[in-house]
Context: one part of a larger RNA
RNA sequence: UUGGGCGUAAAGGGCGUGUAGGCGGUGAGAUAAGUUUGGUGUGAAAGAUCCCGGCUCAACCGGGGGGACGCGCUGAAAACUGUCUUACUAGAGUGAUGGAGGGGAAACUGGAAUUCCUGGUGUAGGGGUGAAAUCUGUAGAGAUCAGGAAGAACACCGGAGGCGAAGGCGAGUUUCUGGCCAUCUACUGACGCUGAGGCGCGAAAGCGUGGGGAGCGAACAGGAUUAGAUACCCUGGUAGUCCACGCUGUAAACGAUGUGCACUAGGUGUUGGUCCGUCGAGGAUCAGUGCCGUAGCUAACGCGUUAAGUGCACCGCCUGGGGAGUAUGCUCGCAAGGGUGAAACUC
Numbered sequence: 001u002u003g004g005g006c007g008u009a010a011a012g013g014g015c016g017u018g019u020a021g022g023c024g025g026u027g028a029g030a031u032a033a034g035u036u037u038g039g040u041g042u043g044a045a046a047g048a049u050c051c052c053g054g055c056u057c058a059a060c061c062g063g064g065g066g067g068a069c070g071c072g073c074u075g076a077a078a079a080c081u082g083u084c085u086u087a088c089u090a091g092a093g094u095g096a097u098g099g100a101g102g103g104g105a106a107a108c109u110g111g112a113a114u115u116c117c118u119g120g121u122g123u124a125g126g127g128g129u130g131a132a133a134u135c136u137g138u139a140g141a142g143a144u145c146a147g148g149a150a151g152a153a154c155a156c157c158g159g160a161g162g163c164g165a166a167g168g169c170g171a172g173u174u175u176c177u178g179g180c181c182a183u184c185u186a187c188u189g190a191c192g193c194u195g196a197g198g199c200g201c202g203a204a205a206g207c208g209u210g211g212g213g214a215g216c217g218a219a220c221a222g223g224a225u226u227a228g229a230u231a232c233c234c235u236g237g238u239a240g241u242c243c244a245c246g247c248u249g250u251a252a253a254c255g256a257u258g259u260g261c262a263c264u265a266g267g268u269g270u271u272g273g274u275c276c277g278u279c280g281a282g283g284a285u286c287a288g289u290g291c292c293g294u295a296g297c298u299a300a301c302g303c304g305u306u307a308a309g310u311g312c313a314c315c316g317c318c319u320g321g322g323g324a325g326u327a328u329g330c331u332c333g334c335a336a337g338g339g340u341g342a343a344a345c346u347c
Base pairs, nucleotide, nucleotide: 004318005317006316007301008300012315014201015200016199017198021194022193023192025088026087027086028085029084030083031082033081034080035077036076037075038074039073040072041071042070049065050064051063052062053061054060091191092188093187094186095184096183097182098181099180103177104176105175106174107173108172109171110154114150115149116148117147118146119145120144121143125136126135162169163168206247207246208245209244210243211242215241216240220236221235222234223233258314259313260312261311262310263309266292267291268290269289270288271287272286273285274284275283276282296303297302320347321346322345329340330339331338332337
C1' cells in the first nucleotide's frame, strides 16, 4: 500500500465550537484543468521480449520487428468532476405567532429536620450492639415544653417524566440569559456536512488564598470482634464536604455504540405541540422518550425507523498476552500528577 475491523473479543476522542483540508442540492450557458479519443515528435544504443540467421549445439554474436503505461506539440468530444456566469428552492438559515422545560447565572425568601445555647417541668438512667464496652448522666442527662443561634440539604409532587453538547440539573419568587418544538407560510438563495491542529466546557477527589463549619466524615484515637484484626461493628473525630476567586483536566466521563444525511413491516406505552372528529371514545401528523417485534444483520448474546439493517460523506481509533500506560525525550501543572509514548526481555 491492498485489505479487515471498533456494543460485550484489541479498538469511538469525555463533550462542544470551529481553522486548514476532504466531501457537497436542482436547471441553463461558457470553458476544457481533470477525463475520453486521434495525429505527430521524443522516449539513444546496448540489455529484456518475439522472429530469422552465424560459430557442429549452447553460452556468445549479427539482423529485423513489436513494446516502452512517460513527457511535449496540435486537433476532436463535452456526459461526469473542476472553474466562471446566470437562474431556482426540496438542504440550511431568517422572520411572524404560539408552546413545554430541575437548561445556565445572580439576588432575595421559606418551612421540616439536625446539632448547639438559655430557661421551665422532671428523675435515674441514656446511648449503643449479635452481645458488649469505650462514651454520657445526680455538677441533673435522656424525655418533654418555650425561646434563641448556626450551617447544610430541599420530604410529598416525582414518573422507565422533563431539560442540557457532554459533565450534569430538583423548595419558592424576581431579574438577566442560552437552546429546543409546532404552525403559518413571507424572506435569503447552497449560505451545507464533517473537521487534523486551535479554542472553550468538563463529575468526584485533590491544590492555592480568604471565609464558613450543623450533619456526615478519609486520616487518627479509643471500645469490641478475632489466633491476629493496621478491617468489617460501636463511641469520638481532623482534613474534606459548603461559599468566593484561581488551578487541576481525569472517571465503568457508559448506550462500554463518533457526527450528519437518505432509505427499509408493524404493534404498544409515554412527554410536548398542531390539525380533524358525532369536539366523546378516537384518528392524523411533527418533535422527543421507553418496551415488543418483521426483514436484514450478528460468533453468539442480541440490535431491529432512537439499528448493531442498507448506502454515502468526514473525523477518531485497533493490529497477540506480559513488560507498560512503564522508561526516555518533549510539553502542561504550585504540587499531586496529566498529555504524548517506546524497547530489550519473556510466553
The part of an RNA shown here (small-subunit ribosomal RNA, central domain) has 347 nucleotides and comes from a metagenome.
Its mean pLDDT, the model's own confidence on a scale to 100, is 88.